[in-house]
This is a predicted structure of a 75-nucleotide RNA (transfer RNA) from a Patescibacteria group bacterium. The RNAcentral record of the sequence draws on ENA. It matches the Rfam family "tRNA". Gene Ontology term of the family: triplet codon-amino acid adaptor activity. Rfam describes the family as follows. Transfer RNA (tRNA) molecules are approximately 80 nucleotides in length. The coordinates come from a structure-prediction model, not an experiment, and the mean pLDDT is 83.
RNA sequence: GCCGCUAUCGUCUAGCCCGGUCUAGGACGCGUCCCUCUCACGGACGAAACUGGGGUUCGAAUCCCCAUAGCGGUA
Numbered sequence: 001g002c003c004g005c006u007a008u009c010g011u012c013u014a015g016c017c018c019g020g021u022c023u024a025g026g027a028c029g030c031g032u033c034c035c036u037c038u039c040a041c042g043g044a045c046g047a048a049a050c051u052g053g054g055g056u057u058c059g060a061a062u063c064c065c066c067a068u069a070g071c072g073g074u075a
Base pairs, nucleotide, nucleotide: 001074002073003072004071005070006069007068010028011027012026013025020058030046031045032044033043034042051067052066053065054064055063
């Protein structure tokens, strides 16, 4: 250089192939409240993410292009 794979809450991850079904779901963690003499456990609620840009489309995390970062293959 070329080819391929990966990128989503603080962490791990589902959804992507096959576009729309609640406001992107779940676990852990975090916050508030309840429970308790207190803590823990348990319960309720809440905050929190689609790597960046562009395109297609009525509609994009999902399809297409480019870029960035990481990983692998190859002369």
Background
The source organism's lineage runs through Bacteria and Bacteria candidate phyla.